[in-house]
Molecule: SAM riboswitch aptamer (S box leader)
Organism: Jeotgalicoccus saudimassiliensis
RNA sequence: UUCUUAUCCAGAGAGGUGAAGGGACUGGCCCGUUGAUACCUCAGCAACAGACCGUAAGGUACUGUGCUAAUUCCAGGAGCAGUAUCUGCUCGAAGAUAAGCC
Numbered sequence: 001u002u003c004u005u006a007u008c009c010a011g012a013g014a015g016g017u018g019a020a021g022g023g024a025c026u027g028g029c030c031c032g033u034u035g036a037u038a039c040c041u042c043a044g045c046a047a048c049a050g051a052c053c054g055u056a057a058g059g060u061a062c063u064g065u066g067c068u069a070a071u072u073c074c075a076g077g078a079g080c081a082g083u084a085u086c087u088g089c090u091c092g093a094a095g096a097u098a099a100g101c102c
Base pairs, nucleotide, nucleotide: 003100004099005098006097007096008095013042014041015040016039017038021031022030023029025076026075027074028073043068044067045066048064049063050062051060052059053058072094077091078090079089080088081087082086
C1' cells in the first nucleotide's frame, strides 16, 4: 500500500512552542492574529485488539492503537415520499479508526 470485516447522531481540554492558514477532496458552511491547524507536555474520553476477572451476559482500563469544534460539520451517486430549484428518509461512494490478510 491492496483486500476483507466492524463501527462512525454518544463521549472527552488545559499549558507551552510557533505564526497563517485550517476543517481529507469539490461545493457550501464554519474555525482562525481574542493565535487556529500542527508539534510537545500533562490531563481526559472510548473500549477495537491483547491481558486480567467472570460459566455467561458483562466488567477493569494494565498493554497496542485511536480520539478530545460543529453527526464523518452538511452535501456529492442512486432511489423513495411530500404538487417541490425545497425538505425528509433509505442504500451507496469517498474518508477515518480498529482487527485480520498479502